[in-house]
Predicted 3D model of a 350-nucleotide part of an RNA (small-subunit ribosomal RNA, central domain) from Solanum clarkiae. The full RNA is in RNAcentral, with records from SILVA.
Context: one part of a larger RNA
RNA sequence: UUGGGCGUAAAGCGUAUGUAGGUGGCUUUUUAAGUCCGACGUCAAAUCCCAGGGCUCAACCCUGGAUAGGAAGUGGAAACUACCAAACUAGAGUAUGGUAGGGCUAGAGAGAAUUUUUGGUGGAGCGGUGAAAUGCAUAGAGAUCAGAAAGAACACCAAUGGCGAAAGCACUCUGUUAGGCCGACACUGACAUUGACAGACGAAAGCUGGGGGAGCAAAUAGGAUUAGAUACCCCAGAAAUCCUAGGCGUAAACGAUGGAUACUAGGCGCUAUGUUUAUCGACCCAUGCAAUGCUAUAGCUAACGUGUUAAGUAUCCCAUCUGGGGAGUACGUUCGCAAAAAUGAAACUC
Numbered sequence: 001u002u003g004g005g006c007g008u009a010a011a012g013c014g015u016a017u018g019u020a021g022g023u024g025g026c027u028u029u030u031u032a033a034g035u036c037c038g039a040c041g042u043c044a045a046a047u048c049c050c051a052g053g054g055c056u057c058a059a060c061c062c063u064g065g066a067u068a069g070g071a072a073g074u075g076g077a078a079a080c081u082a083c084c085a086a087a088c089u090a091g092a093g094u095a096u097g098g099u100a101g102g103g104c105u106a107g108a109g110a111g112a113a114u115u116u117u118u119g120g121u122g123g124a125g126c127g128g129u130g131a132a133a134u135g136c137a138u139a140g141a142g143a144u145c146a147g148a149a150a151g152a153a154c155a156c157c158a159a160u161g162g163c164g165a166a167a168g169c170a171c172u173c174u175g176u177u178a179g180g181c182c183g184a185c186a187c188u189g190a191c192a193u194u195g196a197c198a199g200a201c202g203a204a205a206g207c208u209g210g211g212g213g214a215g216c217a218a219a220u221a222g223g224a225u226u227a228g229a230u231a232c233c234c235c236a237g238a239a240a241u242c243c244u245a246g247g248c249g250u251a252a253a254c255g256a257u258g259g260a261u262a263c264u265a266g267g268c269g270c271u272a273u274g275u276u277u278a279u280c281g282a283c284c285c286a287u288g289c290a291a292u293g294c295u296a297u298a299g300c301u302a303a304c305g306u307g308u309u310a311a312g313u314a315u316c317c318c319a320u321c322u323g324g325g326g327a328g329u330a331c332g333u334u335c336g337c338a339a340a341a342a343u344g345a346a347a348c349u350c
Stems, first nucleotide, its partner, number of pairs: 004321002007304002012318001014201002017198001021194003025088001027086002031082001033081002035077004042070002049065006091191001092188003096183004103177001105175005114150008125136002162169002207246005215241001220236001222234002258317006266295004271290001273288003299306002323350003332343003
C1' cells in the first nucleotide's frame, strides 16, 4: 500500500471558524476530457496454449494457428461524471412577525451568613475528639444585645429543566450584544458540505506585574493515634483561591461515541412554539416542527448494550490505529519567563 477497524479490546483532534483540496440538488443545451463501441497497424524470435508431424515412446525438436491485454493515432455514441450557456426552487441564506433562555459583556444595588472590631450585660469556662491534648480565657473568653468594617459566595425557587461550539453559565435590576426555535412565504438562486495547513476560544492548577485577602487551605509547625505515622483525626497557618493586564494550552477536556445528509415499528414523559377542536376564557383532546429524557421492535454487536439524539441501512469529507514493555522516553526542532507543552524514534526484551 491492499484489506480491516476506531462506545468499553490499539484508535474520534478539547471545541468551533475557515484557506487549499475532496464531494455535491433539479431541467434543457453545447463540447467530447473521463467513459463506451468499432476498424487498422503494432507489441522480434524462442517460451506458454491448440492442432499436426519427426526422433522405437517420452523429454526434446519441427510446421501451422490463436486469445486476452497494453500503448499511440483514427472513426463513431452521448446515458453518467466533467465543460459551456440558460432556467428552476425542494438544499442554503437574507428580509419579516413572534417567542423561550443561569448565552456573552459593562455598570449599579439588596439580603442572610462568617470573621474582625467598638460599646453594654455577665462571670468561668470555651473549643475539640472515638477518647484526649495542643489551643483560647479573670489583662474578662465563650454566651447575649446594639453599632461599624471587610472580603467571598449567592439558600429556597431547582427539575430527569434551560442556554452555549466546547470550556462553561444561576441573588436582583439596567444598558450594549450574539445565537437558536416557530409561523407566514417576500427576495437571492446551489451561494452547499467536509476541511490538511492556519488563526481563534479553551476547566483547574502553576507563572509575571499591580491590587485585595473574610472564609477555606497544598507547604510548614504543634497535639494525638501508632511498633513507626514524613498520613487519616484535632489546634494553628504563609502561598493559592478573588479583581485587573498578560502568559500557559493541558484534563476520565467523557456520550470514553468526529461532522454533514437521507431513510428505517412503536409506547411513555418533559421544554419552546404553531394549528385544529372545545369554551365566555383557560385547561382537556388531536396534531406539526425543534430540543431534551426513559423504554422497546427489526437490525447491529464478542458480549455488555445500542436502537429515528443509532453503535441500524447508505453516501461524502477529515482525524486516527496496527502486539506488550522500552516510552509519550531519548535526540533534534518549534513554542514558553519558567513549569512544561507539541512533534516523536531506536537498540534491547517478552
The coordinates come from a structure-prediction model, not an experiment, and the mean pLDDT is 85.